[in-house]
RNA sequence: CCGUGCUAGGCGGGGAGGUAGCGGUGCCCUGAAUCCGCAAUCCGCUCUAGCGGGGCUGAACUCCCCUCCGAGGGGUUCGCCGCAGGUCGCCCCGUUGCCCGGGGCGUCGAUGGUCCGGGUCCCGCGCGGUGACGGCUCGCGAACCAGGUCAGGUCCGGAAGGAAGCAGCCUUAAGCGACAACCGCCAGGCGCAGCGGGCGCUCCCGGGCCGGAGCCGAGGGCAGUGCGUGGCGUUCGGCGGGCGGAAUCUCGACGCGGGGUGCACGG
Numbered sequence: 001c002c003g004u005g006c007u008a009g010g011c012g013g014g015g016a017g018g019u020a021g022c023g024g025u026g027c028c029c030u031g032a033a034u035c036c037g038c039a040a041u042c043c044g045c046u047c048u049a050g051c052g053g054g055g056c057u058g059a060a061c062u063c064c065c066c067u068c069c070g071a072g073g074g075g076u077u078c079g080c081c082g083c084a085g086g087u088c089g090c091c092c093c094g095u096u097g098c099c100c101g102g103g104g105c106g107u108c109g110a111u112g113g114u115c116c117g118g119g120u121c122c123c124g125c126g127c128g129g130u131g132a133c134g135g136c137u138c139g140c141g142a143a144c145c146a147g148g149u150c151a152g153g154u155c156c157g158g159a160a161g162g163a164a165g166c167a168g169c170c171u172u173a174a175g176c177g178a179c180a181a182c183c184g185c186c187a188g189g190c191g192c193a194g195c196g197g198g199c200g201c202u203c204c205c206g207g208g209c210c211g212g213a214g215c216c217g218a219g220g221g222c223a224g225u226g227c228g229u230g231g232c233g234u235u236c237g238g239c240g241g242g243c244g245g246a247a248u249c250u251c252g253a254c255g256c257g258g259g260g261u262g263c264a265c266g267g
Base pairs, nucleotide, nucleotide: 001267002266003265004264005263006262009057010056011055012030013029014028015027020046021045022044023043024042034054035053036052037051038050063260064259065258066257068255072251073250074249075248076247077246078245079243080242081241082239083238085236086235088233089232090231091230092228093226094225095224096223097222098221099220100219103216104215105214112210113209114208115207116206117205118204119203121198122197123196124195125194126192127191128190130187131186133184134183135182137178138177139176140175146171147170148169149168154163155162156161
């Protein structure tokens, strides 16, 4: 150096998650690389980290280690979008007080107080309206266990004549259907110029009395106030989510390159 036969090893890997940790089943990314059993309310192990049982390959381009590349995954921060909220400023609206111009009422009695009445508010009755149900009216409606009439047929009779009675027809029962009107009953988030009662002087109106000079609405200005589900803008953080957004960190398949690694026999 070559040939033959063995053994170590290999027959996928990785990410997230899960786990005290490791691996697996499951999900995802790569890749093409065995079989059977176990397994997410988990299965099997313990830093030598799947367990058990087979098969193929086998010291090499195929096994092991390292650098690099890099599919893909994950973390953090920032930016943008979305949702709701807060601070601040401006505008609008409402409200309270003060001031101003200019009006109305008032000794034929203002604000206020008191008494009375009415309304408002609440309840009941009554009436009306609405709705459901029932009745009335009409119609349909019974093989036999409803009625009337009962052909045929059947029965009794010597006959005359009787009897029961199916079908059919008619009328009805239960029941079913149908408008309107009428009657009854029930119901209440319907209506009311009616009647009665209650609450109460909260608000409005009117009247009597006391009292004796103020009262009123609206326009403008100033000040205050309003979780006004008002509007606009700014800024602040929060939320979970989205974005072929940015930066950074981390793991990392496949692959290129480099290096390393047995035994026996024979030639």